[in-house]
RNA sequence: GCCCGCUUAGCUCAGUGGUAGAGCGCAUCACUAGUAAUGAUGAGGUCGCCAGUUCAAUUCUGGUAGCGGGCA
Numbered sequence: 001g002c003c004c005g006c007u008u009a010g011c012u013c014a015g016u017g018g019u020a021g022a023g024c025g026c027a028u029c030a031c032u033a034g035u036a037a038u039g040a041u042g043a044g045g046u047c048g049c050c051a052g053u054u055c056a057a058u059u060c061u062g063g064u065a066g067c068g069g070g071c072a
Base pairs, nucleotide, nucleotide: 001071002070003069004068005067006066007065010024011023012022013021018055026042027041028040029039030038048064049063050062051061052060
């Protein structure tokens, strides 16, 4: 330098053109003599960024940034 993949909650990851989810973690409550475990409820997300297409974009297209990989 060229090519490919990934980027979504604090972490690990789903998701699909039509109001964004799980597990773990966190908070509160219940339970316990107490802690852990367990159960219930809840908080937490400009879906990396900028444009385009569309009635509508996390999803499709282009660019860009970061990370990972391949070739030279």